Predicted 3D model of a 72-nucleotide RNA (transfer RNA) from a Candidatus Kerfeldbacteria bacterium. The same sequence occurs in records of 2 taxa. Its Rfam family is "tRNA". It is annotated as a transfer RNA.

[in-house]
């Protein structure tokens, strides 16, 4: 130095062109209880960054950061 994958809430994962970006687990509030766990009910948080295509991009194309993985 080629090539390949991945990047989304604290953390693990969906969403593969069109819906308010969802799930679970954490957090935080509330209900419950003598207290606390459980267990119900609610909130709060994200698309690695820049450009392009497109009526519309988490999703495609480009370069760039990050990580891993293979050649040499």
């Nucleotide at each position: 130095g080629c090539c390949c994958c991945u990047g989304u809430a604290g953390c693990a994962c969906a969403a593969a062109g069109g819906a308010u970006a969802g799930u679970a687990c954490g957090u935080c509030g509330g209900c419950c209880u003598c207290c606390g766990a459980a267990g119900c009910c609610g909130a709060a948080g994200a698309u690695a960054g820049a450009g392009g295509u497109u009526c519309a991009a988490u999703u495609c194309c480009u370069c760039u950061c990050a990580g891993g993985g293979g050649c040499a």